[in-house]
RNA sequence: GCAGCCAUACCCAAGUGGUAAGGGAACAGAUUGCAAAUCUGCCAUGCACCAGUUCGAAUCUGGUUGGCUGCUCCA
Numbered sequence: 001g002c003a004g005c006c007a008u009a010c011c012c013a014a015g016u017g018g019u020a021a022g023g024g025a026a027c028a029g030a031u032u033g034c035a036a037a038u039c040u041g042c043c044a045u046g047c048a049c050c051a052g053u054u055c056g057a058a059u060c061u062g063g064u065u066g067g068c069u070g071c072u073c074c075a
Base pairs, nucleotide, nucleotide: 001071002070003069004068005067006066007065010024011023012022018055027041028040029039030038048064049063050062051061052060
């Protein structure tokens, strides 16, 4: 340099046009003499960034950034 795959909350992770599931952690509460365990509540206005298409984009298109893998060139 080229090609492929990937980027969603603090962590993991589903969702691939109709408006973001779930688990863990943290926080708050219940319980307890105090804890642990258990139970309940809560946590994205948003999907790496920019632009486009569309009535509607995490999802499709183009570009950019970053990560992983493979190939190639130079030394």

The RNA shown here (transfer RNA) has 75 nucleotides and comes from an Armatimonadota bacterium. The coordinates come from a structure-prediction model, not an experiment, and the mean pLDDT is 81. It matches the Rfam family "tRNA". Gene Ontology term of the family: triplet codon-amino acid adaptor activity.